Record summary:
c-di-GMP-I riboswitch aptamer from a Planctomycetota bacterium, 78 nucleotides, folded computationally. Taxonomically the source falls in Planctomycetota (Bacteria, Pseudomonadati).
């Protein structure tokens, strides 16, 4: 100085549930609140979940805090 790794401090998200609002729904936004997160940062590319619409075969949709994958990236103890 890179990769693996994750102690430690410092800064960060923010899951259930609560309120307000948008949507036919999955869900979304904003507030309040922390179960957890070292990429719980972005990206709907692969494959699974999940709504809607169809008899069907299929369409349109939702989620990145299911798993891979791709881009970028903060600190440095064993």
């Nucleotide at each position: 100085a890179c990769g693996c790794c994750g102690a430690a401090a410092a800064g960060g998200c923010a899951a259930a549930c609560c309120g307000a609002u948008c949507g036919c729904g999955a869900g979304g936004u904003c507030g309040g609140g922390a179960c957890g997160c070292a990429a719980a940062g972005c990206c709907a590319u692969g494959g699974g979940a999940c709504u809607c619409c169809g008899c069907a075969a299929g369409g349109a949709g939702c989620a990145u805090g299911c798993c891979a994958g791709g881009c970028c990236g903060c600190c440095g103890a064993a």